[in-house]
RNA sequence: GCCUUAAUAGCUCAGUCGGUAGAGCACUUCAUUCGUAAUGAAGGGGUCGGGGGUUCGAGUCCCCCUUAAGGCU
Numbered sequence: 001g002c003c004u005u006a007a008u009a010g011c012u013c014a015g016u017c018g019g020u021a022g023a024g025c026a027c028u029u030c031a032u033u034c035g036u037a038a039u040g041a042a043g044g045g046g047u048c049g050g051g052g053g054u055u056c057g058a059g060u061c062c063c064c065c066u067u068a069a070g071g072c073u
Base pairs, nucleotide, nucleotide: 001072002071003070004069005068006067007066010025011024012023013022019056027043028042029041030040031039049065050064051063052062053061
């Protein structure tokens, strides 16, 4: 220098053919218990790595950039 893959909640990850983003764990509150743990219920938490484009509409498609992992030379 070139190629591939990845970047989504605090963490690990889903998200189908483009239609206003979810799970588990963690966190908060409540119930249960003499109390704690466990269990059950409810809740908070995201401008989807950054910028631009296409579209009525983008996590998803296109372009550039950044970061990480791997490969080629």
Model confidence (mean pLDDT): 82 of 100. Transfer RNA from Alistipes sp., 73 nucleotides, folded computationally. It matches the Rfam family "tRNA". Its family is annotated with triplet codon-amino acid adaptor activity in the Gene Ontology. The family's RNA type in Rfam is transfer RNA. NCBI's taxonomy places the organism under Bacteria, Bacteroidia, Bacteroidales, Rikenellaceae, Alistipes.